[in-house]
RNA sequence: GGAGGCAUAGCUCAGUUGGUUAGAGCGCUGCGUUCACAUCGCAGAGGUCUUGGGUUCGAAUCCCUAUGCCUCCA
Repeated sequence: GGAGGCAUAGCUCAGUUGGUUAGAGCGCUGCGUUCACAUCGCAGAGGUCUUGGGUUCGAAUCCCUAUGCCUCCA
């Protein structure tokens, strides 16, 4: 220098061909249970879906760009 992949909650990850409210597990907070802790049950908080732009009635999802990480080629 060239090519490809990944980026979604604090962490690990789903998200089926663009469509109705963006989710799970762990973690966190509160309540119940207990003498207490753990376990268990219930409820809740937490997201500008990496940045900027484009297409569309509608974008986490499609296109372009930038950034970071990983892999391959030279």

Predicted 3D model of a 74-nucleotide RNA (transfer RNA) from an uncultured Clostridia bacterium. It matches the Rfam family "tRNA". By type it is a transfer RNA. Rfam describes the family as follows. Transfer RNA (tRNA) molecules are approximately 80 nucleotides in length.